[in-house]
Context: one part of a larger RNA
Molecule: large-subunit ribosomal RNA, domain VI
Organism: Candidatus Beckwithbacteria bacterium
RNA sequence: CGUUGGAUUCUUGAGGGAAGCUGACCUCAGUACGAGAGGACCAGGUUGGGUUAGUCCCUGGUGUGCCUGUUGUUCUAUCAAGAGCAUUGCAGGGUAGCCACACUGAUUCGAGAUAACCGCUGAAAGCAUCUAAGCGGGAAACUCAUCCCAAGAUUAGGAAUCCCCAUUAGACCCCUGGGAGACUACCAGGUAAUAGGCAGCAGGUGGAAGUGGCGUAAGCCAUUAAGCUUAGCUGUACUAAUCGGUCGA
Numbered sequence: 001c002g003u004u005g006g007a008u009u010c011u012u013g014a015g016g017g018a019a020g021c022u023g024a025c026c027u028c029a030g031u032a033c034g035a036g037a038g039g040a041c042c043a044g045g046u047u048g049g050g051u052u053a054g055u056c057c058c059u060g061g062u063g064u065g066c067c068u069g070u071u072g073u074u075c076u077a078u079c080a081a082g083a084g085c086a087u088u089g090c091a092g093g094g095u096a097g098c099c100a101c102a103c104u105g106a107u108u109c110g111a112g113a114u115a116a117c118c119g120c121u122g123a124a125a126g127c128a129u130c131u132a133a134g135c136g137g138g139a140a141a142c143u144c145a146u147c148c149c150a151a152g153a154u155u156a157g158g159a160a161u162c163c164c165c166a167u168u169a170g171a172c173c174c175c176u177g178g179g180a181g182a183c184u185a186c187c188a189g190g191u192a193a194u195a196g197g198c199a200g201c202a203g204g205u206g207g208a209a210g211u212g213g214c215g216u217a218a219g220c221c222a223u224u225a226a227g228c229u230u231a232g233c234u235g236u237a238c239u240a241a242u243c244g245g246u247c248g249a
Base pairs, nucleotide, nucleotide: 001152005163006162007161008160009159010158011157015149016148017147018146021049022048023047024046025045026044027043033038050107051106052105053104054103055102059100060099061098062097066093067092068091069090070089071086072085073084074083075082076081110144111143112142117137118136119135120134170247171246172245173244174190175189176188177187178186194240195239196238197236198235199234200233201232203229204228205227210223211222212221213220214219
C1' cells in the first nucleotide's frame, strides 16, 4: 500500500514445513518344527540408546553487587574495628536467574490406495494359467492421520462486538518496567502495586560489634540461632509513571 467505511478480539485452512529411528530382555515356550543338535511365527509386556520439546520440584554446576575465613601491604592519628589493592588477592559456602550431569513428555494407535510378490475365479487355447473381464492379500516408501506456519490464498475468506458526522471506536507519541529483548517488536502498567524505597517473610552465611568473664598470652566463653543479607514472595503510594499532544470512517 492492498484486501472497497473505520476498528478490537477470535477463527477456517488453500498451501507449505517438521517428524518418520533402533537394541536388548521377559511371557507365549524349551511349545510348534526337528532323529537330534537346535529352535520359532503370531501376540502381549518391560527396559535402554539416538533424536526432539519443555521445566528447575529433586541432584549437580555457575552465581566478579550475598555471607564467612585468611595472607601481604597502604590508609582511616593510634588500639580495636574497617576500607582500598594484590586474577573476584586466595579459600569455604551460596539466593534468584541461566544451565545439564537433573526431571517430565514425545518419537503413537491406525485408515486408504499400492510395489515386488502371494492368491481366488477364469477364458482366449474343452487342458493349464494370479489376467485377458472380475475379485482378494501385501512394505519403514505414497495419501491421510500427529505437530507447526498459514487469507498478499490479489479467489486477499468467516464470526462476534464497537464506532455514526466529530473527531468517535481505537491506536500512537511520552513515561515506569520485564516473564520480552541487539534495535524494533512483544508483554505488565501509567494513580495504579509497573519500578524504586520501606516493612515482614523465605532462602543464604554461620555465631557481628560492643561489653563482661576466664587465660601470662595466642585465644576461649557468655550476651546470641547472633549479625549481615543481591536478583525471590507478600504487603505498603513515601518517590517516579505529571500535565498533555498526535493520528484516526